A computed fold for a 73-nucleotide RNA from a Candidatus Zixiibacteriota bacterium, annotated as transfer RNA.

RNA sequence: GGGGAUGUAGCUCAGCUGGGAGAGCGGUGGCUUUGCAAGCCACAGGUCGAGGGUUCGAGCCCCUUCAUCUCCA
Numbered sequence: 001g002g003g004g005a006u007g008u009a010g011c012u013c014a015g016c017u018g019g020g021a022g023a024g025c026g027g028u029g030g031c032u033u034u035g036c037a038a039g040c041c042a043c044a045g046g047u048c049g050a051g052g053g054u055u056c057g058a059g060c061c062c063c064u065u066c067a068u069c070u071c072c073a
Base pairs, nucleotide, nucleotide: 001072002071003070004069005068006067007066010025011024012023013022019056027043028042029041030040031039049065050064051063052062053061
């Protein structure tokens, strides 16, 4: 220098054919207990790596770019 993969909550990840942004763990509060753990319920937490474009509408499509991994040179 060229090819490929990945990037979504604190962590691990899902997100179907473009239309509700989600799960588990973790966090906070409550119930339960003499207390702790476990269990149950509720809540908080997101610039979907960044910028632009297409579209009535983008996590998803297109372009550029950044980071990590990997292959080739």
The prediction has a mean pLDDT of 81.
Its Rfam family is "tRNA". By type it is a transfer RNA.